[in-house]
Predicted 3D model of a 73-nucleotide RNA (transfer RNA) from a Clostridia bacterium.

């Protein structure tokens, strides 16, 4: 230098042919206990890497950029 993959909650990851953004763990409150742990109920938490484009409508399609990983020279 070229090619490919990945980027979504604090962490690990789902989310298909474009139409409400989710799960587990962690966190907060409550219940339970003599007190913890464990368990149960409820809750909070997101500019879907960044910027444009297409579309009535984009996490999803297109282009560019950034970061990480892998391969080739």
């Nucleotide at each position: 230098g070229c090619u490919g993959a990945u980027a979504u909650a604090g962490c690990u990851c789902a989310g298909u042919u474009g139409g409400c953004a989710g799960a587990g763990c962690a966190c907060g409150u409550c219940a339970u206990u003599g007190g913890u742990a464990a368990u149960g109920a409820c809750g909070a938490g997101g500019u879907c890497a960044u910027g444009a484009g297409u579309u009535c409508g984009a996490a999803u399609c297109u282009c560019a950029u950034u970061a990480u990983c892998a391969g080739c020279u």
Its Rfam family is "tRNA". By type it is a transfer RNA.